[in-house]
């Protein structure tokens, strides 16, 4: 250096649900908690999902529909980096 994640070591991360904070919402963050995760570490480039505070159309009004700039990295691809081991 490359493939792989059977093997064994020290380990890490933490869905859901529960409580606080923040946000219009999706969701985020912090504690408890563990369904899973070898990248379940980072980064919205491409598609996918979700939201609809502001805008847009309709409507008397309730409401309705369109629509990222909002989200999601534990939906897929990329993209960058990274521990042990066995090869």
């Nucleotide at each position: 250096a490359g493939u792989u994640g059977u093997c064994a070591a020290g380990g890490g991360c933490a869905a859901a649900c529960c409580c606080g904070u923040c946000g219009a919402a999706a969701g985020a963050c912090g504690g408890g908690g563990a369904c899973g995760c070898a990248a379940a570490g980072c980064c919205a480039c491409c598609g996918a999902u979700c939201u609809u505070c502001c805008g847009g159309g309709u409507u008397c009004a309730c409401a309705c529909c369109c629509a990222a700039a909002g989200a999601c990295a534990g939906c897929g691809g990329g993209g960058c980096u990274g521990c042990c081991a066995a090869u």

Description
This is a predicted structure of an 87-nucleotide RNA (c-di-GMP-I riboswitch aptamer) from a Lysobacteraceae bacterium. Its mean pLDDT, the model's own confidence on a scale to 100, is 91. The model forms 95% of the base pairs in the Rfam consensus.